[in-house]
About this RNA: Small-subunit ribosomal RNA from a Cyclobacteriaceae bacterium, 1502 nucleotides, folded computationally. The organism belongs to Cyclobacteriaceae, within Bacteria. RNAcentral holds the sequence, with entries from SILVA. Its mean pLDDT, the model's own confidence on a scale to 100, is 83.
RNA sequence: AGAGUUUGAUCCUGGCUCAGGAUGAACGCUAGCGGCAGGCCUAAUACAUGCAAGCCGAGGGGCAGCACGAGUAGCAAUACUUGGUGGCGACCGGCGCACGGGUGCGUAACGCGUAUGCAACCUACCCAUCACAGCAGGAUAGCCCGGGGAAACUCGGAUUAAUACUGCAUAACACAUAGAUUUCACAUGGAGUUUAUGUUAAAGAUUUAUCGGUGGUGGAUGGGCAUGCGUCUGAUUAGUUAGUUGGUGAGGUAACGGCUCACCAAGACUUCGAUCAGUAGGGGGUCUGAGAGGAUGAUCCCCCACACUGGUACUGAGAUACGGACCAGACUCCUACGGGAGGCAGCAGUAGGGAAUAUUGGGCAAUGGGUGAGAGCCUGACCCAGCCAUGCCGCGUGCAGGAAGAAGGCGUUAUGCGUUGUAAACUGCUUUUGUAAGGGAAGAAAAAGAGGGUGCGCCCUCAAUUGACGGUACCUUACGAAUAAGCACCGGCUAACUCCGUGCCAGCAGCCGCGGUAAUACGGAGGGUGCAAGCGUUGUCCGGAUUUAUUGGGUUUAAAGGGUACGUAGGCGGAUAUUUAAGUCAGAGGUGAAAGCCUGCGGCUCAACCGUAGAAUUGCCUUUGAUACUGAGUAUCUUGAGUGCAGUAGAGGUAGGCGGAAUUCAUGGUGUAGCGGUGAAAUGCAUAGAUACCAUGAGGAACACCGAUAGGGAAGCCAGCUUACUGGACUGUAACUGACGCUAAGGUACGAAAGCGUGGGGAGCGAACAGGAUUAGAUACCCUGGUAGUCCACGCUGUAAACGAUGCUCACUCGAUGUAUGCGAUAUAGUGUAUGCGUCCAAGCGAAAGCGUUAAGUGAGCCACCUGGGGAGUACGCCCGCAAGGGUGAAACUCAAAGGAAUUGACGGGGGUCCGCACAAGCGGUGGAGCAUGUGGUUUAAUUCGAUGAUACGCGAGGAACCUUACCUGGGCUCGAAUUCAUAGUGCUAUUCUCAGAGAUGGGAAGUUCUUCGGACGCUAUGGAAGGUGCUGCAUGGCUGUCGUCAGCUCGUGCCGUGAGGUGUUGGGUUAAGUCCCGCAACGAGCGCAACCCCUAGGUUUAGUUGCCAGCAAGUCAAGUUGGGGACUCUAGACCGACUGCCUGCGCAAGCAGUGAGGAAGGCGGGGACGACGUCAAGUCAUCAUGGCCCUUACGCCCAGGGCAACACACGUGCUACAAUGGCCCGUACAGAGGGUAGCUACACUGCGAGGUGAAGCCAAUCUCAAAAAGCGGGUCUCAGUUCGGAUUGGAGUCUGCAACUCGACUCCAUGAAGUUGGAAUCGCUAGUAAUCGCGCAUCAGCUAUGGCGCGGUGAAUACGUUCCCGGACCUUGUACACACCGCCCGUCAAGCCAUGGGAGUUGGGAGGACCUGAAGGUCGUUGCUGUAAGGCGCGAUUUAGGGUUAAACCAGCGACUGGGGCUAAGUCGUAACAAGGUAGCCGUACCGGAAGGUGUGGCUG
Repeated sequence: AGAGUUUGAUCCUGGCUCAGGAUGAACGCUAGCGGCAGGCCUAAUACAUGCAAGCCGAGGGGCAGCACGAGUAGCAAUACUUGGUGGCGACCGGCGCACGGGUGCGUAACGCGUAUGCAACCUACCCAUCACAGCAGGAUAGCCCGGGGAAACUCGGAUUAAUACUGCAUAACACAUAGAUUUCACAUGGAGUUUAUGUUAAAGAUUUAUCGGUGGUGGAUGGGCAUGCGUCUGAUUAGUUAGUUGGUGAGGUAACGGCUCACCAAGACUUCGAUCAGUAGGGGGUCUGAGAGGAUGAUCCCCCACACUGGUACUGAGAUACGGACCAGACUCCUACGGGAGGCAGCAGUAGGGAAUAUUGGGCAAUGGGUGAGAGCCUGACCCAGCCAUGCCGCGUGCAGGAAGAAGGCGUUAUGCGUUGUAAACUGCUUUUGUAAGGGAAGAAAAAGAGGGUGCGCCCUCAAUUGACGGUACCUUACGAAUAAGCACCGGCUAACUCCGUGCCAGCAGCCGCGGUAAUACGGAGGGUGCAAGCGUUGUCCGGAUUUAUUGGGUUUAAAGGGUACGUAGGCGGAUAUUUAAGUCAGAGGUGAAAGCCUGCGGCUCAACCGUAGAAUUGCCUUUGAUACUGAGUAUCUUGAGUGCAGUAGAGGUAGGCGGAAUUCAUGGUGUAGCGGUGAAAUGCAUAGAUACCAUGAGGAACACCGAUAGGGAAGCCAGCUUACUGGACUGUAACUGACGCUAAGGUACGAAAGCGUGGGGAGCGAACAGGAUUAGAUACCCUGGUAGUCCACGCUGUAAACGAUGCUCACUCGAUGUAUGCGAUAUAGUGUAUGCGUCCAAGCGAAAGCGUUAAGUGAGCCACCUGGGGAGUACGCCCGCAAGGGUGAAACUCAAAGGAAUUGACGGGGGUCCGCACAAGCGGUGGAGCAUGUGGUUUAAUUCGAUGAUACGCGAGGAACCUUACCUGGGCUCGAAUUCAUAGUGCUAUUCUCAGAGAUGGGAAGUUCUUCGGACGCUAUGGAAGGUGCUGCAUGGCUGUCGUCAGCUCGUGCCGUGAGGUGUUGGGUUAAGUCCCGCAACGAGCGCAACCCCUAGGUUUAGUUGCCAGCAAGUCAAGUUGGGGACUCUAGACCGACUGCCUGCGCAAGCAGUGAGGAAGGCGGGGACGACGUCAAGUCAUCAUGGCCCUUACGCCCAGGGCAACACACGUGCUACAAUGGCCCGUACAGAGGGUAGCUACACUGCGAGGUGAAGCCAAUCUCAAAAAGCGGGUCUCAGUUCGGAUUGGAGUCUGCAACUCGACUCCAUGAAGUUGGAAUCGCUAGUAAUCGCGCAUCAGCUAUGGCGCGGUGAAUACGUUCCCGGACCUUGUACACACCGCCCGUCAAGCCAUGGGAGUUGGGAGGACCUGAAGGUCGUUGCUGUAAGGCGCGAUUUAGGGUUAAACCAGCGACUGGGGCUAAGUCGUAACAAGGUAGCCGUACCGGAAGGUGUGGCUG
């Protein structure tokens, strides 16, 4: 000191979370020792038991009990007597009990803190000092006697003492009254001196020295009272107060005082927060923080309050009294039922509560307290010990060597290696700690006693006694590595990684988030990391958080400027001089307790801890000085502000009058069938005469053009013309005032539209409503009507996207340009200045967009407002309102985001440009029929598997009868059907025959391996590798489809931007093309395009066999058949050729156009191969390969049969047709490219035919398949379910094959179905193309081929064009999308859960009011009783705790029912918003509607 988390990425805003420290802690796991501290935070709940305050006989009467002595009795033990002695229960008296100890209920207060004051006070014991102590008296407790009662206790009688009580005396410097005087002062006055009058004291004890007693003065100590300042939250608490505020008098008190009372006055407190409510003991300090602050108030110290709850006084120096009293109440206990007793918030302890907090210990040795002359006694204060890792501090659990890098574990690429790990074993060493033994403290100095001194307070000396802790700390010796390590974590933040298990399960989680079969995130293990006698978790506080911002934040768009103005309080305020010295600054004094913190030094072996000294205590008070600034006072000034004078512009406001255009309506006229309205329609109006046109009239509302990017106003807002009244602004001038100013909480006024009230008015428009359409629906958009309303007057409401989303005022900071209105200057142009309204920019600012003299810049002053999203501008309360509603304005709960600006994409029922058989223009199909084939579905023992929009469906399959085959049924095998290695053995095996069997297989028989003798080959056995078309294409490689043969996709350097990114690649042209040209902060480059390759179209050349045959020759019925030939065709090698090269036009160029020329070919000539970065988790684990998982007498392997061929049905792709451009018959012509020895087969014979039987040739430019077909010529059929069509079925055959039943093809005869051109819809094709015609090949025994792949023959039509549909490219725009529109997302309803509002009521609580009653006690009175008296008793009045009744307010719990809200993988209805979101959205308001929402009206642009 920061980090994680919003996004595809970025910057910002903003919340949430983490790392740190602390703790009176608790919980989990673990635990060796010591020191020092700490230890009921909850129930101020209730308490058994013991102890916690007594002492004094040197105050007194006395003497129960104890001890001693004496006496009597007795042998003795013992019994009895005796205050005689030590001493002493109870009693009278004195002092103490008001301290010490506990707790934090109450208290928001002079309670506490701090600083002052008392001229308004008290103070026992102590100190100093001045005086004094003389007489007298009567009681009373105890004791004794008697009585009552269970007890507690109590009553009566007799008698008695005092340092108890009372009277008299004496007496002051005391007190009271009156007077004189000095001095001081702070208002009343104080301190002295003095005079007079009056009043008031006392106690003795003991035995020689003290201790006491009384009155006064002073001190000390402790208190009391008063005052300034400081001291929590709430305004959803705004008014409170009757002894209240003051006065006079009286009473009371130690003392002032409404403290109390009588009378008089009407005050007192409060927005600088009274009152009320809630919470709380305050401080020194403690924790945290850089600090400022924030939080806190355990232990220790100071103050306060309290003592079962409430009240009350008494005693006393002191109490309204923790271990005293009285009364009332609640509770507990005792009881003989009549009545009594009690108060642990003292120390222990118990119960209870709770997550949780200790022993019914020892001692007065020390320190301190009470009492006493003293010894002493008492002391749960205190000193110690016990329990608890509760904290802090310290120590230890060993140290060194030691590699076979042991074994074991774990991992692994597995003969091996890595790691645990010098770790262990082993060797040597040490002994803190431990165990045992021995020694062994300090804390203790006295007091008392004796002696001495003395100023009689005390001091010095001597000797003696006293230790709970404790035989503890500490020291020494011996023994022996011996007695001693855990906890948490290891995805990022955050140090630390692998294996196995699990499979969105179990679970983890502080935040982000992990887990759906390869989890470093769950659980275990190995390893590692961190801390360590502890480690983690949880709670709480501060920090980080500048996230409440004084230090130190913000408000255009992120949360946030009030709708606007005026103005009160308050805050702030121009210039000069002077006075003052309140603020301010400086010096000095007092105080700021101690402890603590910090620093130095010191003591425990160190430390924690402790001691000592210093510093600090930032504060308050007093005092002296300074006077710049602020304040206060005085005087002056003019620049701020205002006034005057002279002008100017304007939809500024209010009231009245007037005007024309238009709509509608009414009347009259002309006139006839429609009008109107829409995307298209309909509702509606119209033959009872509409619409249209003309004329006249009525009425209301709004003011075209001018008009603007303009003007005015504080804002809302303001528009025909004109009159009256009226507000403000600006310019010029510088006559007047002389700081009169700025801002503005509360307050007041104004305030669009809608809305409300009363009364008018009502043409048009028009919520609601009605109807018509649209639609799945249409409570909408569109149409026809239409009521409130819109208009006027008066009154209310008080809100808007009331916006510049930008508060007001002042000053300062470059410019350019336009405009409105003034003034100056001028020549008309150029120009200066002021106030407004705009645009663009410098600096600067800003997250950016942007702002930029009209600031969002730089400063000053004041106000308002914000602090994550939702809940919610909601609830409750209060205020306002007639209502609608407005203002103010939360919480529970819930989420980890919500948000701003900008970027790249994608998308849009956004825009622009362009392309494509994309549409259009055409030709032919599909969809209807039958059949073929594939798929779905269904069926089945099985119908094996895969492919599924485009991009699956005549696809994998280029050939399922067996095989294939993966599926099913049944029968079999288990080192296995195949391959390979090692070892051992063996010479068989193949083959043939035979038996059983469906076969596999099993049984039997025959059966001479080769050899260079090493072995090869094969078999058997054993062992090691098997095998799997089982799963995962979402673990993969490879291959492939598609966008798409679309023109794109990127990089380097530079530049721009905080950044993501941009630029380049955009722009202007051009192209098939990111093709090329021009321009340009870009300059270049790569992958794509094109070209290079192949086929095809022309030519040249080379070469001629199996091809060819012009000329020559031979030869045939005929035939390149033969000799020959290279001319031609052809074949197949090389080369040429085409490049907008030439011409014309257009163009800067690139390039385009041309019936151009030339050329076989012309603008890429045609076709192919070739597929950028990437997309679809696209397809394939069943071609192959491959990680992981799974099976192993089976999910492997062999065999037979079956299935993949099923069939109500649905879809795709095809074939054949429906006929005359045709069918059938006869004749006849012309290809190309291929195949062939397990083959093609000429030819001949034979069969109607498929074929069969013979039989040449050919491993092919030689032989053969082979007939090409459409075509052409001729004939027939004549529009019909036919001489079309051929399905289906019957019969008979041929061929292949081990075998055609399931399930082949073909032939012949017979049969002769549907079908007469095909609905919605949809496909292909732009030229040698479509259409049409046949031929060949692969696979293959045969074939399901109508499929696929090739080949040639014949050979069209059409394209105006780019509006529309589909797909694509580029630029631009919007976006709430980024899984990217198959996106996102809103509301009702339904379900579950959660908190919350209202609610008839009900329960409880605290505080107050009124009335009744009223204990103890106090005060006052008193004529009764009593006492010598003081006084007491009784009675009365008053006050008061408590109790009762009552009305209302406040707070809280529960509450049938009810309202909305939040949350929850896959519910229902719609589609509101985001794109022009398909009706632009949003704001206010009103009405309406299942719901989002719709419509009206005004406003905003986000």